A computed fold for a 72-nucleotide RNA from Dokdonia pacifica, annotated as transfer RNA. The source organism's lineage runs through Bacteria, Pseudomonadati, Flavobacteriia, Flavobacteriales and Dokdonia. Its Rfam family is "tRNA". Rfam classes the family as a transfer RNA.
RNA sequence: AGAACGGUAGUUCAAUGGAAGAAUAUCUGCCUGUCACGCAGGGGGUUGUGAGUUCGAAUCUCACCCGUUCUU
Numbered sequence: 001a002g003a004a005c006g007g008u009a010g011u012u013c014a015a016u017g018g019a020a021g022a023a024u025a026u027c028u029g030c031c032u033g034u035c036a037c038g039c040a041g042g043g044g045g046u047u048g049u050g051a052g053u054u055c056g057a058a059u060c061u062c063a064c065c066c067g068u069u070c071u072u
Stems, first nucleotide, its partner, number of pairs: 001071007010024004018055001026042005048064005
């Protein structure tokens, strides 16, 4: 210098154009003599950034940033 893949909740990952969910973590309640386990519920997201396409974008297009790998 070029190429491929990836970036979504604190963390690990889903969601193939109709507007974001699970597990875990965290908080509250129940349970227990207490903790843990278990059960129920809550909060937590400008989907890496900025534009474009579309009635509608996490998803498609372009540029940029970051990470991993490969080539030179």